[in-house]
RNA sequence: AUUUUUUCAGGCGAUGGAGUUCGCCUAACUGCUACGUUGUAGCUGAUAACUCCUGUUGAAGC
Numbered sequence: 001a002u003u004u005u006u007u008c009a010g011g012c013g014a015u016g017g018a019g020u021u022c023g024c025c026u027a028a029c030u031g032c033u034a035c036g037u038u039g040u041a042g043c044u045g046a047u048a049a050c051u052c053c054u055g056u057u058g059a060a061g062c
Base pairs, nucleotide, nucleotide: 010025011024012023013022016053017052018051019050020049021048031043032042033041034040035039
């Protein structure tokens, strides 16, 4: 200096916050389509899953 393992904690799961569960990590993770000049154009979603709040969008009613 590098690699591996263990312990403790922590972190991550395409746009915010919280709870529960699941999976993963010293990096997990960083969506999809088309063209192609690696950039341009277009589309969905605030969940990894469920629930709540906030924001955004569409429709209806008062």

The RNA shown here (Fluoride riboswitch aptamer (crcB RNA motif)) has 62 nucleotides and comes from a Planctomycetota bacterium. Its Rfam family is "Fluoride riboswitch aptamer (crcB RNA motif)". Rfam links the family to the GO terms response to fluoride and positive regulation of gene expression. The sequence was found by an Rfam model in a public genome assembly. The prediction has a mean pLDDT of 80.